RNA sequence: GCCCCAGGUCCGUAGGGCGCACGCUCGCGAACCGCGUCAGGACCGUGCAGGUAGCAGCGCUAAGCGAUGUCGGGUGUCGCUGCGGCUCACCUGGGGCAUC
Numbered sequence: 001g002c003c004c005c006a007g008g009u010c011c012g013u014a015g016g017g018c019g020c021a022c023g024c025u026c027g028c029g030a031a032c033c034g035c036g037u038c039a040g041g042a043c044c045g046u047g048c049a050g051g052u053a054g055c056a057g058c059g060c061u062a063a064g065c066g067a068u069g070u071c072g073g074g075u076g077u078c079g080c081u082g083c084g085g086c087u088c089a090c091c092u093g094g095g096g097c098a099u100c
Stems, first nucleotide, its partner, number of pairs: 001097009010085006016078005022072002024069001025067004034060004042052003
């Protein structure tokens, strides 16, 4: 110097650890420009019939906020594990050939 083998770097993939946001669950949550129900009162009506709109109150939730997770996928990362991929590049080890 050449060849072969193995491992690593590199790429991909599956899983796992950790993180992130989202979904789901629970809670809070609309002075008015959400929904429902609408006391009182108002209006229509000859009317003690009936009805209309509808404030307060109450309820449900939207946007949003908070809590939790042993859930769901997603995503990032890891001197983690396995599998595959190149031998064309680099590194390490071993063997063979050649040379000195």
Molecule: Bacterial small signal recognition particle RNA
Organism: Gemmatimonadales bacterium